Notes: Predicted 3D model of a 138-nucleotide RNA (c-di-AMP riboswitch aptamer (ydaO/yuaA leader)) from Actinomadura barringtoniae. Rfam family: c-di-AMP riboswitch aptamer (ydaO/yuaA leader). Rfam describes the family as follows. This family represents a conserved RNA structure found upstream of the ydaO and yuaA genes in Bacillus subtilis and related genes in other bacteria. The prediction has a mean pLDDT of 81. The RNAcentral record of the sequence draws on Rfam.

[in-house]
This record gives sequence, structure tokens and C1' cells, in this order.
RNA sequence: UCCGGUCGUGCGCCGAGUCUCCGCAAGGAGAGCCGGGGACCCAAUCUCCCGGGGUGAAUCCGCUGCUCAGCAGCGGUAGGGCCGUCUCCUUUGGCCCGAACCCGUCAGCUAACCCGGUAGGCGGACAAAGGAGAGGCG
Repeated sequence: UCCGGUCGUGCGCCGAGUCUCCGCAAGGAGAGCCGGGGACCCAAUCUCCCGGGGUGAAUCCGCUGCUCAGCAGCGGUAGGGCCGUCUCCUUUGGCCCGAACCCGUCAGCUAACCCGGUAGGCGGACAAAGGAGAGGCG
């Protein structure tokens, strides 16, 4: 000097997943945020095949292989995230994701109403231009 790892304190990212109170703890109760069910109206209403639906950005297409409902690999893609560390918008450029799981024959929308969640996983990121606001200082 470089590379890798660990610990601590901060800062930051995906995500609804944060905060307050009670309790020795276990666990509770709220606020905020998130999700599901659920009328009139509207939509739908037939035939065949096939069950269908939900959370999520995570859909769909092509090629190859396999144990061929599908799975794996590769290349794309609807869509999504990050790149200034107060937030937001627009443009350019760059780097990534494009999964997984759940319900169980059942659910369109949906006021009242009813039910549930509040996890988990990561990071050295310091690319530019324009604009709006917040806050702080004077």
C1' cells in the first nucleotide's frame, strides 16, 4: 500500500414493517402505516377447454436440457430500486432486481361493518444538470 474478515458507533438501502404506554419477563394496549373480506349502483351473464384467488416491482416471450402439470440454464421483457446523507419533481448517464410465498373449490367493484400484519434482509453508496419546498442560521 492492497485484499479479506470481525467488533463497536454512526449514517444509509429494499420493505407497510415505525413510534408510544403497561409489564421483571412472557406478553398486552394504542397511534401511524399496510393488507384482506364485505351492499345498492356498475360490471358480469352464452358455448368449449380449464378450477379459481391473494401479497409482491417480480409479468410475459424465445432457445436448450431434464425427471417435461413443471424445473434448470441462457437471452430478452412489462414492471421496480439505487446512484447527494432533509424531502419531492424533470432530464441525461450508470449500476442492479425482474423472486418467493399464501388461501384451498371460495372471494369483481363496494358505504357501513368485520378480520389481519407491523417482518426479514443488506450497504462504502461521495454520477451530472434544472426546479420546488422544508428546516436551520443571520